[in-house]
RNA sequence: GACCGCUCAGGGCAAAGCUGCUGAAAAGCAGUGACGCAAAGCUAUGGGUCCGCAAAGGGAUCGCCAGGCUGCCGGU
Numbered sequence: 001g002a003c004c005g006c007u008c009a010g011g012g013c014a015a016a017g018c019u020g021c022u023g024a025a026a027a028g029c030a031g032u033g034a035c036g037c038a039a040a041g042c043u044a045u046g047g048g049u050c051c052g053c054a055a056a057g058g059g060a061u062c063g064c065c066a067g068g069c070u071g072c073c074g075g076u
Stems, first nucleotide, its partner, number of pairs: 002076004012037002017032006035063001041069003045066003048061004
């Protein structure tokens, strides 16, 4: 450096639900809570899904998939 996640250490994140706040909504943030995650770290570039719209535009989601950037431990 590449590939891999069977094993180890230190750890990390946090689904649904509930409470509060924000938003027209999807949804977001904080607390609680752990279903899961080796990138469940970051990124809306492509596709998907969702909201919304007469249409065009717009919005949400990276814990749907792919791409890009970065990264712990271990194995080969």
A computed fold for a 76-nucleotide RNA from a Bacillota bacterium, annotated as c-di-GMP-I riboswitch aptamer. Its mean pLDDT, the model's own confidence on a scale to 100, is 86. The organism belongs to Bacillota, within Bacteria. Of the family's consensus pairs, 94% are formed in the model.